[in-house]
Context: one part of a larger RNA
RNA sequence: UGACGGGGGCCCGCACAAGCGGUGGAGCAUGUGGUUUAAUUCGAAGCAACGCGCAGAACCUUACCAACCCUUGACAUCCCUGGACCGCCGGUGAGAGCCGGUUUCCCCGCAAGGGGCCGGGAGACAGGUGCUGCAUGGCUGUCGUCAGCUCGUGUCGUGAGAUGUUCGGUUAAGUCCGGCAACGAGCGCAACCCACACCCUUAGUUGCCAGCAUUUGGUUGGGCACUCUAGGGGAACUGCCCGUGAUAAGCGGGAGGAAGGUGUGGAUGACGUCAAGUCCUCAUGGCCCUUACGGGUUGGGCUACACACGUGCUACAAUGGCGGUGACAAUGGGCAGCGAGGCAGCGAUGCCGAGCUAAUCUCCAAAAGCCGUCUCAGUUCGGAUUGCACUCUGCAACUCGAGUGCAUGAAGUUGGAAUCGCUAGUAAUCGUGGAUCAGAAUGUCACGGUGAAUACGUUCCCGGGUCUUGUACA
Numbered sequence: 001u002g003a004c005g006g007g008g009g010c011c012c013g014c015a016c017a018a019g020c021g022g023u024g025g026a027g028c029a030u031g032u033g034g035u036u037u038a039a040u041u042c043g044a045a046g047c048a049a050c051g052c053g054c055a056g057a058a059c060c061u062u063a064c065c066a067a068c069c070c071u072u073g074a075c076a077u078c079c080c081u082g083g084a085c086c087g088c089c090g091g092u093g094a095g096a097g098c099c100g101g102u103u104u105c106c107c108c109g110c111a112a113g114g115g116g117c118c119g120g121g122a123g124a125c126a127g128g129u130g131c132u133g134c135a136u137g138g139c140u141g142u143c144g145u146c147a148g149c150u151c152g153u154g155u156c157g158u159g160a161g162a163u164g165u166u167c168g169g170u171u172a173a174g175u176c177c178g179g180c181a182a183c184g185a186g187c188g189c190a191a192c193c194c195a196c197a198c199c200c201u202u203a204g205u206u207g208c209c210a211g212c213a214u215u216u217g218g219u220u221g222g223g224c225a226c227u228c229u230a231g232g233g234g235a236a237c238u239g240c241c242c243g244u245g246a247u248a249a250g251c252g253g254g255a256g257g258a259a260g261g262u263g264u265g266g267a268u269g270a271c272g273u274c275a276a277g278u279c280c281u282c283a284u285g286g287c288c289c290u291u292a293c294g295g296g297u298u299g300g301g302c303u304a305c306a307c308a309c310g311u312g313c314u315a316c317a318a319u320g321g322c323g324g325u326g327a328c329a330a331u332g333g334g335c336a337g338c339g340a341g342g343c344a345g346c347g348a349u350g351c352c353g354a355g356c357u358a359a360u361c362u363c364c365a366a367a368a369g370c371c372g373u374c375u376c377a378g379u380u381c382g383g384a385u386u387g388c389a390c391u392c393u394g395c396a397a398c399u400c401g402a403g404u405g406c407a408u409g410a411a412g413u414u415g416g417a418a419u420c421g422c423u424a425g426u427a428a429u430c431g432u433g434g435a436u437c438a439g440a441a442u443g444u445c446a447c448g449g450u451g452a453a454u455a456c457g458u459u460c461c462c463g464g465g466u467c468u469u470g471u472a473c474a
Base pairs, nucleotide, nucleotide: 001474002473003471004470005469007468008467009466010465011464012463013462015458016457019422020421021420022419023418026314027313028312029311030310031309032308033307034305035304042053043052064300065299066298067297068296069295070294073125077124078123079121080120081119082118083117087102088101089100090099091098092097106115107114108113127289128288130287131286132285136283137282138278139277140276141274143272148187149186150185151184152183153182154163155162156161167178168177169176193266194265195264196263198234199233200232201231202230203229204228207224208223209222212221213220237260240254241253242252243251244250316415320374321373322372323371324370325369332363333362334361337356338355341352342351343350344349381412386407387406388405389404390403391402392401428450429449430448431447432446433445434444
């Protein structure tokens, strides 16, 4: 100087407390451990691994296993040689492949030659998701959006170092004020950026419709006031008032205002820590393989199942189930696509098919709501499991997809110890859209609807900041 303490002081955080809803019990989904297996590819491991890499494993993916094949190779550059290439046919085979047949000389150029593509040959080489993240770059997690981390000069100290950065107030903040052997500065904080909330303005089509006609219908004429869209601008600064404070910084209250003291949310992550994670995104040193640890194919596996754990979904019902009715969203997507409408089917869906490269057409139906019924039951709760019959995607749904109809109707009556999230348009609850994607979400990312309770307080648990103290630690 740090680190640590079941030392102390001060302060903060959904850290506790006060509340609301869960997890832990059940069934299922999903990830992991374990076990099994020819293989169940590999990585991730307290917080910070475990719906994680995987924004989507039937083949492919795929790295794993078995079998069958190839060896200058699926891919790159160079050399020699032949030929246009592509294609078509036969045999064999699970296919890859192997064997055989057939056809033809491309472009520039007078030529020489050059170029492109394909086949053959030789070797230099290719290739490796093989090892090392404890050799590395890059990227990322975490402490933590915590308020810290440092430097120059000066001063003090023999020195390591100290001072500044400590102290008194204050703040979300090393934020600001005051004081001080310090005076300044840098990286962080804040602001500058984006979105939302209010207003003005510019512009009115595909959007809108107040008044005037018109219509089944903003449908048409007309209009751009309103809504909305998308460009520009304004607005909030403790600016004003009162109190308090030291006459400061600030704090409390008030006015005006759409918004008030950081308006709300996002983006933004200092010096560093964990030899944290990743050599399987990529790049890369070293090591290793080279008729194989490389390459191709078919099939299987990653989907196994006595069990254990994590994360979720659905429930156990009446604030509910079922039937009927019938309003009100927002974000987004669409041409190998979205598909109105009509017809067929109980339905998944099929057939025909308008319109739309979209504020034009379409996905599109919002759901919680309201009315009726059921009357506390393992039920008209719950839907697992299983049988039969189908639909769709796709070469192909056996291993191993999703959906529909009929039948079946399991556990489960609110969950031990323990444990998680959340402070406001939040929790809870309700539906909707997108990415990935042929098909395949209870995951994930987003969108809106309805919309709470509680916070006395900081003794205690956890994490953090700061000053101080002790130490046989560095």
A computed fold for a 474-nucleotide part of an RNA from Crypthecodinium cohnii, annotated as small-subunit ribosomal RNA, 3' major domain. The prediction has a mean pLDDT of 82. The RNAcentral record of the full RNA draws on ENA. The source organism's lineage runs through Eukaryota, Sar, Alveolata, Crypthecodiniaceae and Crypthecodinium. Rfam family: Bacterial small subunit ribosomal RNA. Gene Ontology terms of the family: ribosome and structural constituent of ribosome.